[in-house]
A computed fold for a 383-nucleotide RNA from a Paracoccaceae bacterium, annotated as Bacterial RNase P class A. Its mean pLDDT, the model's own confidence on a scale to 100, is 76. The organism belongs to Paracoccaceae, within Bacteria. A source record names the gene rnpB.
């Protein structure tokens, strides 16, 4: 120049005009107050979304409940090795396994000789296997019937190790070398795990995002968490006063006893009433506040570490809403598009994707027009 691979960053820009939201710094104004100051308004000022703010998938803070303490056992997550980290299913270097010409990318990657279960069509046969077609021998002369083998064929995602000589009647780990597997060793490595030589003989198919074994982890519920201040109306409790009176129990609008008043001469029955006010006191609804913005916080250098990271110096303060602001309109630019024109340039049209805080952080996922940077592979062409 082309085609690519990894990481890392922007992700519309300057003006003005007009407007939300929060601070309440600063000025004036209005209401209440004896002050101190509270509250509202209005002017100036200062701040005002994102790399995902998104999904709510993982991990914490933090705040309530539950809990003497280990431990089981049940249920859920998680799984190579070492390391970061508050913490993690997440990040770094690594190792094995596969993919690529390479740069580099992908892996739910612990145990299948602990034990159950499953392997779909197809196929003789799918797990202490089997014999369809074929090969050999021997009866014997047939489209036969008995033996023998599993090399070849043929089915399947997978077929009881391969590949090559040797053996044989045709074979066969039956024998040898090699390659793979299984034991023990050795040397390197922190380890995963590589390498090296001995060995044993083929014994051990595959599937654990099947059940299960081993091993770590995990108490629940979430900012509508939770504390706090506390209107009116109703309802609860207590005191006190008026009243001729007194209340008390109870399933609390059933009723029971008491006690006042009434009818009938009494005993005794029966009906009626047992109430207003006032003040305090707890609960707690609506709202107000706080939790809520200085934190595992960001940006500079610096030093450690291959790196994820950490550790020092300096600086910086950076939204805070509750129907929930963050917004338009215009001017100049302007990265990319897209047209015209005999087009290495002019000149015209269009002019930013996804998207959007709601307790807060650490991370993974998903959506994104366009654009720059840095390394690195591979091809070409020139010097």
């Nucleotide at each position: 120049g082309c085609a690519g691979a990894u990481g890392g960053c922007c992700g519309g820009a300057u003006g003005g005009c007009c407007g939300c939201a929060c601070c309440u710094g600063c000025c004036g104004g209005g209401c209440g107050u004896g002050c101190g100051u509270g509250u509202c308004c209005g002017g100036c000022g200062g701040u005002g979304a994102g790399g995902a703010a998104a999904g709510u998938c993982c991990g914490g803070a933090c705040u309530c409940c539950a809990c003497g303490g280990a431990g089981c056992a049940a249920c859920g997550g998680c799984g190579c090795c070492g390391g970061g980290u508050a913490a993690c299913g997440c990040c770094c270097g690594g190792c094995c396994g596969g993919g690529g010409a390479g740069a580099c990318c992908c892996g739910a990657g612990g145990g299948a000789a602990a034990g159950c279960g499953c392997c779909a069509c197809a196929g003789a046969g799918a797990a202490c296997a089997g014999a369809c077609a074929g090969c050999c021998u021997g009866c014997c002369u047939g489209u036969g019937c008995a033996g023998g083998c599993a090399a070849u064929g043929g089915u399947g995602a997978a077929a009881c190790g391969g590949u090559g000589g040797g053996g044989u009647a045709a074979g066969a780990g039956c024998c040898c070398a090699c390659c793979g597997c299984g034991c023990a060793c050795g040397c390197g490595g922190u380890a995963a795990c590589g390498c090296g030589g001995g060995u044993g003989g083929c014994a051990c198919g595959g599937c654990a995002a099947g059940c299960c074994c081993c091993g770590c982890c995990g108490g629940g519920a979430g900012c509508a968490a939770g504390g706090u201040c506390g209107a009116a109306u109703a309802g609860g409790a207590a005191a006190c006063a008026c009243g001729g009176a007194a209340g008390a129990c109870a399933u609390c609008g059933c009723g029971u006893c008491g006690a006042g008043g009434u009818u009938g001469c009494u005993u005794c029955a029966g009906c009626c009433u047992u109430g207003u006010g006032u003040u305090u006191c707890g609960g707690g609804u609506g709202g107000g506040c706080c939790g809520c913005a200085a934190g595992a916080a960001c940006c500079u250098g610096c030093c450690g570490g291959u790196g994820a990271c950490g550790g020092c110096u300096g600086g910086u303060c950076c939204a805070g809403a509750u129907g929930a602001a963050u917004g338009g309109c215009c001017a100049u630019c302007g990265a990319g598009g897209g047209g015209a024109c005999c087009a290495u340039g002019u000149c015209c049209c269009u002019g930013a994707a996804c998207a959007g805080a709601a307790u807060c952080c650490g991370g993974c996922u998903u959506a994104c027009a366009g654009g720059c940077c840095a390394u690195c592979u591979g091809c070409c062409a020139c010097c």

It matches the Rfam family "Bacterial RNase P class A". Its family is annotated with dimeric ribonuclease P complex, tRNA processing and ribonuclease P activity in the Gene Ontology. It is annotated as a ribozyme.